[in-house]
Context: one part of a larger RNA
RNA sequence: AAGUAAACGCAAAGGCAGGUGAGAAUCCUGCCCGCCGAAAACCUAAGGUUUCCUGGGGAAGGCUCGUCCGCCCAGAGUAAGCCGGGGCCUAAGCCGAGGCGAAAAGCGUAGGCGAUGGAGAAUCGGUUGAGAAUCCGAUGCCACUUACAGCCGUUUGGAGGAUGGGGUGACACAGGAGGGUAAGCUAAGCGCGCGGAUGGAAAAGCGCGUCCAAGGUGGUAGGGUGAGAGAUAGGCAAAACCGUCUCUUGAAAAGCCCGAGAACUGAAGGGGAGCGAAAACAAGUAGCGAAGUAGCCGAACCCAAACUGUCGAGAAAAACCCCUAACGAGGCAAGUAAGUGCCCGUACCGCAAACCGACACAGGUAGGUGGGGUGAGAAUCCUAAGGCGCGC
Numbered sequence: 001a002a003g004u005a006a007a008c009g010c011a012a013a014g015g016c017a018g019g020u021g022a023g024a025a026u027c028c029u030g031c032c033c034g035c036c037g038a039a040a041a042c043c044u045a046a047g048g049u050u051u052c053c054u055g056g057g058g059a060a061g062g063c064u065c066g067u068c069c070g071c072c073c074a075g076a077g078u079a080a081g082c083c084g085g086g087g088c089c090u091a092a093g094c095c096g097a098g099g100c101g102a103a104a105a106g107c108g109u110a111g112g113c114g115a116u117g118g119a120g121a122a123u124c125g126g127u128u129g130a131g132a133a134u135c136c137g138a139u140g141c142c143a144c145u146u147a148c149a150g151c152c153g154u155u156u157g158g159a160g161g162a163u164g165g166g167g168u169g170a171c172a173c174a175g176g177a178g179g180g181u182a183a184g185c186u187a188a189g190c191g192c193g194c195g196g197a198u199g200g201a202a203a204a205g206c207g208c209g210u211c212c213a214a215g216g217u218g219g220u221a222g223g224g225u226g227a228g229a230g231a232u233a234g235g236c237a238a239a240a241c242c243g244u245c246u247c248u249u250g251a252a253a254a255g256c257c258c259g260a261g262a263a264c265u266g267a268a269g270g271g272g273a274g275c276g277a278a279a280a281c282a283a284g285u286a287g288c289g290a291a292g293u294a295g296c297c298g299a300a301c302c303c304a305a306a307c308u309g310u311c312g313a314g315a316a317a318a319a320c321c322c323c324u325a326a327c328g329a330g331g332c333a334a335g336u337a338a339g340u341g342c343c344c345g346u347a348c349c350g351c352a353a354a355c356c357g358a359c360a361c362a363g364g365u366a367g368g369u370g371g372g373g374u375g376a377g378a379a380u381c382c383u384a385a386g387g388c389g390c391g392c
Base pairs, nucleotide, nucleotide: 014032015031016030017029018028019027033389034388035387036386041369042368043367047349048348051347053075054074055073056072057071061069062068081141082140083345084344085343086342088118089117093113094112095111099107100106122139123138124137125136126135142341143340144339145338146337147336148335150332151331152330160327164323165322166321167320172310173309174308175307178303179302180301184296185295186294187293189210190209191208192207193206194205211270212269215265216264217263222258223257224256225255226249227248228247229246230245231244232243234242235241274288275287311314355364356363371383372382373381
């Protein structure tokens, strides 16, 4: 040279009007335009820890601006028997009374802890500025307590009864078929609205909508399984349970077990396109509320821990069911009614400006949902819901 050049973090894109204000390309509202749409939408785990909401602010943070903000100040916000976790179970692993140990931050029995697994009772709707399977409404379910009702036993050959025995729980991979549901599509069906300033068109025109759970009743498609009697030195004791053996019977059905969905109910309820007040500081608010059928397509979801095949032969424990032992005079599965129901989490972000990357960083981040047209498809392009135009 010079506070000059460069830079302002993906080429999805903005424009206009109105508002607010000392001040507006940048904040708010409306209309138009553009972008994503297996995502740039939605739910949720981890992680974050108040960033959520409301009112106010304008120093700094924001690569410009700023009246705005994930910034600053203040106030407010997270409500559970049935969602997740604990009061249940165990896996790897860890701890570990005694014990072992040439001693160590050592090993390890009993025992315990420990989910990413097993068990286990709830759905729909409404509501806030911000919470909702938590509040409210409706309809349910579970456990326990009490009362009543009922049944068994109290004839000791005794009902019941476990940390004990047995069953179950209980599991690989590949494959295809069947039954069904969700989702979706269509409609000259049904309902509501519109129905065109200029030639015509009230219509086979246009637009929108054409739904609803858990639970209860019953047990369907389908799948599995022989049954009875006797004996028994095995299952660390016992057993009527399991196993083993024998006999009888049977040959594919009956019986028994499992079992979606549909149907009815739940529902004289909810929701619903649309219609729509009175009005003060208060509106598409309060309130009212139609139709709700038929056909097609069809899952990776359910039946299903099914079935068929294969070899590499594919957790454990508890819950649950059966059996007896000690013990034992009371006990109990199912009914009705009333009552009780503990602790922790719950806001918000969550492919991201709120997590991990020193940043409001073109990177990274587990799982679920993921509509329509085209299509084999979650590809591609366009699009719905929804969300954005990437802070010069």
The prediction has a mean pLDDT of 81. Predicted 3D model of a 392-nucleotide part of an RNA (large-subunit ribosomal RNA, domain III) from a bioreactor metagenome.